Source information
Predicted 3D model of a 500-nucleotide part of an RNA (large-subunit ribosomal RNA, domain I) from a marine metagenome. The full RNA is in RNAcentral, with records from SILVA. Its Rfam family is "Bacterial large subunit ribosomal RNA". Rfam links the family to the GO terms structural constituent of ribosome and ribosome. Its mean pLDDT, the model's own confidence on a scale to 100, is 84.

Context: one part of a larger RNA
RNA sequence: CGCAUACGGUGGAUGCCUUGGCAGUCAGAGGCGAUGAAAGACGUGGAAGCCUGCGAUAAGGCUCGGGGAGCUGGCAAACAAGCUGUGAUCCGGGCAUCUCUGAAUGGGGAAACCCACCGGUCUUCGGACCGGUACCGUACGGUGAAUACAUAGCCGUACGGGGCGAACUCGGGGAACUGAAACAUCUAAGUACCCGAAGGAAAAGAAAUCAACCGAGAUUCCCUCAGUAGCGGCGAGCGAACGGGGAGCAGCCCUUAAGCUGGACAACUGGUAGGAGAAGGCCCUGGAAAGAGCCGCCAUAGUGGGUGAUAGCCCCGUAUCCGAAACCUGAGUCCAGUGAAAUCGAGUAGGACGGGACACGAGACAUCCUGUCUGAACAUGGGGGGACCAUCCUCCAAGGCUAAAUACUCCUGACUGACCGAUAGUGAACCAGUACCGUGAGGGAAAGGCGAAAAGAACCCCUGUGAGGGGAGUGAAAUAGAUCCUGAAACCGUGUGCAU
Numbered sequence: 001c002g003c004a005u006a007c008g009g010u011g012g013a014u015g016c017c018u019u020g021g022c023a024g025u026c027a028g029a030g031g032c033g034a035u036g037a038a039a040g041a042c043g044u045g046g047a048a049g050c051c052u053g054c055g056a057u058a059a060g061g062c063u064c065g066g067g068g069a070g071c072u073g074g075c076a077a078a079c080a081a082g083c084u085g086u087g088a089u090c091c092g093g094g095c096a097u098c099u100c101u102g103a104a105u106g107g108g109g110a111a112a113c114c115c116a117c118c119g120g121u122c123u124u125c126g127g128a129c130c131g132g133u134a135c136c137g138u139a140c141g142g143u144g145a146a147u148a149c150a151u152a153g154c155c156g157u158a159c160g161g162g163g164c165g166a167a168c169u170c171g172g173g174g175a176a177c178u179g180a181a182a183c184a185u186c187u188a189a190g191u192a193c194c195c196g197a198a199g200g201a202a203a204a205g206a207a208a209u210c211a212a213c214c215g216a217g218a219u220u221c222c223c224u225c226a227g228u229a230g231c232g233g234c235g236a237g238c239g240a241a242c243g244g245g246g247a248g249c250a251g252c253c254c255u256u257a258a259g260c261u262g263g264a265c266a267a268c269u270g271g272u273a274g275g276a277g278a279a280g281g282c283c284c285u286g287g288a289a290a291g292a293g294c295c296g297c298c299a300u301a302g303u304g305g306g307u308g309a310u311a312g313c314c315c316c317g318u319a320u321c322c323g324a325a326a327c328c329u330g331a332g333u334c335c336a337g338u339g340a341a342a343u344c345g346a347g348u349a350g351g352a353c354g355g356g357a358c359a360c361g362a363g364a365c366a367u368c369c370u371g372u373c374u375g376a377a378c379a380u381g382g383g384g385g386g387a388c389c390a391u392c393c394u395c396c397a398a399g400g401c402u403a404a405a406u407a408c409u410c411c412u413g414a415c416u417g418a419c420c421g422a423u424a425g426u427g428a429a430c431c432a433g434u435a436c437c438g439u440g441a442g443g444g445a446a447a448g449g450c451g452a453a454a455a456g457a458a459c460c461c462c463u464g465u466g467a468g469g470g471g472a473g474u475g476a477a478a479u480a481g482a483u484c485c486u487g488a489a490a491c492c493g494u495g496u497g498c499a500u
Stems, first nucleotide, its partner, number of pairs: 002498008015485001016449002020420002022417007029409002031164002039101003042055003046079001049075003061095006070083003106115003116133007135161009168199001169197005179186001183233001209216002220247005230238002251401003254345001259338007268330001270328003274322003280295003284291001296313002298302001304316003350374008360386001381396005436443002456484001459471004
C1' cells in the first nucleotide's frame, strides 16, 4: 500500500412528515381616496431587539351585543405590577382618537423635513390651541381694461375633480424579431408596448338588417356551417357569411318620458359574533391503546382534525335545529327630487382625390369610416339587395336609452384534487422580495423535522471558572443531547485476518 471483515468519523442522500404552495368548483365581493387612500417613516409595552397591533386617548379608549373563567399578542421562559362573576381576557357591530410623509393641497423640499400668512378662543402678554389658505373645472355673485356699451382679465362663494388598484372592457397611438427556407407587397399583428376613459362587468343593441319571390325579425355568447366561399409576390399564408342548433330574452324615448338619484317604512331574505348537539366498557401486549380479544351502543352525526401506535361512541367537531342590541344586504311599497339633446334628424346622404375598416392586398369591387374639395331629395321621398341598369323585394340613415345570456379575479368564505412534499411546490413552508449584488433601472438567494411530554441532563470528575468529554440522572429510546428523526454514497480512520 491492497483485499476482506467488524466498529467508527464525516456527509446529508433516502424514507416518513407538513405549518407552505399549485390548480380548481360553488358562492360572495368587485373597489379605496381631499371625511386625506394605497404605500410608508417615526413612535407606542414595567422591560433591549424584531414581528404583530395600535397612534401622543398609541398591543389601545367609549358603547352595544356574544361569551363565561381566567387574563395582561408572538419570538420567549421567568420576574415585577395589575385586571377579573359589579363578567375581565377574547369574538362581532357601531363610535372616537388617528404624529409625520405620501394625490399631499399654505410656500418650499434632498419624502417622512424647513419656513409662513389670515381668522377665532384663551393668555401669566412669552405664547398656547383650533380652523383656514394648492391647482383645474362648473355654477352663481362682485369688480372690471385697451374701448362707449360690452368682453377679456381679476376676486369671492359653493360643488366636483386629482391619486391608487390584479385581470377583464372600450377608445387614441402602434413596432420589430419572425415566416415567406433570401427579400420589398404580404406575414408576425392591430399582437407586444405607450396613452386616455369607465364599470362590476364593459362594449353592442331594437334594422335605411338579412333573405330570395319562401320568409326571418334588436344585441351578445357557444356549437355548426367550414378550413367551405373567397382573399393571396394566387407565394408564405389569411379566412368569412347565409342557413341550422343552443344560452339568454325586453323593449323604449325625443311636447308625454324610458329612466336615474335620494329618503322613509314595519315585517321578511341573506351576511357580519354565536348556542344546543347522540353513543363504550372490561381485559392482553406495550413507555403509551385508538391495536388484539370479549361483550355493547349511537347514527338525518362512519366529512375532517386532535389525543403517548390505527378512536363513529375521549376531545374539537360533523348531520340537524336554533340565534342579533347594532350595522350591512336583497326584493317590496310609498314619497320627493331630477330628467340630456332634439323638434323625425343637412354641410347630412351622395360625388371626386387620398387613406383606413370590412376574411376581401383596388381588383369587375359593392358596403362602412373620413383628411381636402364639393353637395341632394324631403314619404308623390330615400337607402340596400357585391360593378352597373330595369323589374321586384325589403328597410327608413344623418337624435338617444336599455337588463340577461359573455369576459376577468388584487380580495373573502366553504369545499375539491390518479397536484407538489423542502434541489419539489410560489422567488419566498423559516421575520423573503429579506440577506447580498449593482451608481441605477434592476437582479436576487440559502435556510423545515429532539421528544408523547423539556422530563433540555441536578450533582461529581478532566479542563483555560474553556471547547469538548467521562460518570450520574431523565426518557421506551440519548449512536433521540439541542451541529439533535431516519442517516445512503463519495471521502477519512481504528481493530483483526490475509497478501506484498